[in-house]
RNA sequence: GCUCCUGUAGUCUAGCCCGGUAAGGAUGCGAGACUCUCACUCUCGAGACCUGGGUUCAAAUCCCAGCAGGAGCA
Numbered sequence: 001g002c003u004c005c006u007g008u009a010g011u012c013u014a015g016c017c018c019g020g021u022a023a024g025g026a027u028g029c030g031a032g033a034c035u036c037u038c039a040c041u042c043u044c045g046a047g048a049c050c051u052g053g054g055u056u057c058a059a060a061u062c063c064c065a066g067c068a069g070g071a072g073c074a
Base pairs, nucleotide, nucleotide: 001073002072003071004070005069006068007067010027011026012025013024020057029045030044031043032042033041050066051065052064053063054062
């Protein structure tokens, strides 16, 4: 230098191929219930689409560029 893969809550991950009612789960965190207390369990709550641009009525999803990580070739 070229090609390919990956990027979603603090952490892990589903959804992306085939655009649609505005992102789901686990764990962790906060509050409450339970308990003599803690833990467990139950209920409730906050929390995310790597960045910029484009297409579209509508983008996590499609297109382009970039950034970061990984693999291969030279």